[in-house]
């Protein structure tokens, strides 16, 4: 330089003007509560003064103080709208809703069986997981590396189209043969064998050699297999380690099915309050039924408007949930890693029929035209929008950076 | 939002992992019959939503995309 492999990270930037959403602060305005008070009522108590009365006492006026009760005004707080200022605002996938949790509410008497869904080498990791690391085992690439739903076919059923003689307890087609019979001398009988040929994705170890009438694990030697032990690993696993045994048992379980483990149901339109509205009406079913389908051991409740299931109608406002979280940065430490453990900083939408926008400039990429170059022109950002919160999978993404590693080639 | 459901000719469907080169009905299109349309006959094009894996073999079975419905006759 060229062709790759593997992992990270960003995913336009900056300013003007204009608007949305959310919290917090101020100005101004309505308003809603609580408390104080000027001052009115109304009651009592005291005191004085005028009055009535012979007195005992009656009445009546003001000042005080005490309870209630209403109150302009003040203050304090609370909405809610104006006008301003200040912080804060969409993503790596929010996305498909595939999977596992967190939360609510319903459902459960306890145990052990069964149904049913899923998961399936092994060992750690995690709150868990169908995800993640390291390992094993097959397979693919010259190599980085990549890819595998990777238990069980010696419990049991099924299913293996077409071709072929035979497709699943082997069986005998075209063959091959020594003795023996028969013969019309070409063969045929009967015996033995499963090599060779044929179909086929798949025909009961491969190759070689000896054997034999042909032949065949009939015998050997390697090479697979199967048991058993022995070494090395927690362990799946491995071993040109021993030893036995010629060798059975074909495939498919992402067919049923076995095993082994793992699952109660539905979901923020879960649920709780407060308002408003309205009428609570039907209809089935029970009075020995129910607590889990079965078993086993326990247990409850029961009589005229009492329980359970549906179903309809009416409201369709507002407050919570609602965002601090298995959270992000940075940093020591353990581990090959996934992750774990300490410490130090930060606080980062909460809308809710739905805010994150819209222009204009000017830079950096990218495309496209021109140009021999340099240059000019135009275009102009992928994929994509939180909607209860995490943890992961898959899908879609124009491009731009940087690590770390493989195979060529070319120079030193 | 949440939940669920489904994809085969132009449209409605059929299709026990094989003889499927997918089958039928309507509708196209061509001959034919008729003066001539229609009826009628007789041919003919026309599909497995995509990617991968299981398997000897995939429309079927598995995953995952993809497009479509259903939303007062599902859920406040």
């Nucleotide at each position: 330089c060229c062709a790759g492999a593997g992992g990270a990270u960003c995913g336009g930037g900056c300013g003007g003007c204009u608007g949305c959403c959310c919290g917090c602060c101020u100005u101004c305005g309505c308003u809603g509560a609580a408390g104080c008070u000027a001052c009115g009522g109304c009651g009592g108590g005291c005191a004085a003064g005028c009055u009535c009365g012979a007195a005992a006492g009656g009445g009546u006026u003001u000042a005080c103080c005490c309870g209630c009760c209403g109150a302009a005004g003040c203050c304090u707080u609370g909405g809610c709208g104006u006008a301003g200022g200040c912080g804060g605002g969409a993503g790596g996938a929010a996305a498909g809703u595939c999977c596992g949790g967190g939360c609510u509410c319903c459902g459960c008497g306890c145990a052990g069986c069964g149904a049913c869904g899923g998961u399936g080498c092994c060992g750690g990791g995690u709150a868990a997981c169908g995800c993640c690391c390291g390992g094993c085992g097959g397979g693919g690439g010259c190599g980085a590396c990549c890819c595998c739903a990777g238990g069980g076919a010696a419990a049991g059923u099924g299913c293996c189209a077409c071709a072929g003689a035979a497709a699943g307890c082997a069986g005998g087609u075209c063959g091959c043969a020594a003795a023996g019979g028969c013969u019309u001398c070409g063969g045929c009988c009967c015996u033995g064998c499963g090599a060779c040929g044929u179909u086929g994705a798949a025909a009961g170890g491969g190759u070689g050699g000896g054997g034999u009438a042909a032949g065949a694990g009939c015998c050997c030697a390697c090479c697979g297999c199967g048991g058993c032990c022995c070494c090395g690993g927690c362990a799946a696993c491995g071993g040109c380690g021993g030893c036995c045994g010629g060798c059975a048992g074909g495939g498919c379980a992402a067919a049923c099915c076995c095993c082994a483990c793992c699952g109660g149901g539905a979901g923020c339109a879960a649920g709780a309050c407060c308002g408003a509205a309205u009428a609570g009406g039907g209809a089935c079913g029970g009075g020995g039924g129910c607590c889990u389908g079965c078993u086993g051991c326990g247990g409850c409740c029961g009589a005229u408007g009492c329980c359970g299931u549906c179903c309809g109608g009416g409201u369709u406002g507002g407050u919570u949930g609602c965002u601090u979280g298995a959270g992000g940065g940075g940093u020591g430490g353990a581990g090959c890693g996934a992750u774990c453990c300490g410490u130090c900083u930060c606080c980062c939408a909460g809308a809710g029929g739905a805010a994150u926008g819209g222009u204009c400039g000017c830079c950096c990429a990218g495309c496209c035209c021109u140009u021999u170059a340099c240059g000019g022109g135009g275009u102009g950002g992928a994929c994509a929008g939180a909607a209860c919160c995490c943890g992961g999978c898959u899908u879609a993404u124009a491009g731009a950076u940087c690590c770390u590693c493989u195979g060529g080639c070319a120079u030193u | 939002g949440g939940c669920c459901c489904c994809a085969u000719c132009g449209u409605c469907u059929a299709g026990c992992g094989g003889u499927c080169c997918a089958g039928g009905a309507c509708g196209u299109c061509g001959c034919c019959c008729u003066u001539u349309c229609a009826c009628g006959g007789c041919g003919a094009a026309a599909a497995c939503a995509c990617g991968g894996g299981u398997u000897c073999g995939a429309g079927u079975c598995c995953c995952g995309u993809u497009g479509g419905g259903g939303u007062c006759a599902c859920c406040a």
Two RNAs folded together computationally: RNase P RNA and transfer RNA, 488 nucleotides in total. The coordinates come from a structure-prediction model, not an experiment, and the mean pLDDT is 75. Rfam match: Bacterial RNase P class A. Rfam classes the family as a ribozyme.